[in-house]
RNA sequence: GGGCUCGUAGCUCAGCCUGGUUAGAGCGACGGUCUUAUAAGCCGUAGGCCGUGAGUUCAAAUCUCACCGGGCCCA
Numbered sequence: 001g002g003g004c005u006c007g008u009a010g011c012u013c014a015g016c017c018u019g020g021u022u023a024g025a026g027c028g029a030c031g032g033u034c035u036u037a038u039a040a041g042c043c044g045u046a047g048g049c050c051g052u053g054a055g056u057u058c059a060a061a062u063c064u065c066a067c068c069g070g071g072c073c074c075a
Stems, first nucleotide, its partner, number of pairs: 001074007010027004020058001029045005051067005
């Protein structure tokens, strides 16, 4: 220098291909319940401007382009 791939909640990930209700799950955190107490179980709450910017569109996490960061391969 070239190619591929990943980036979504504190962590691990789904959703993207095929644009359309208010973006979800597990774990974790917090509160409640239960218990002599803790854990486990059960109920509930909070937490995201979907890596950044621009474009296309009535509408973008999703499509296009550039850039940033991680990984792999080629040279």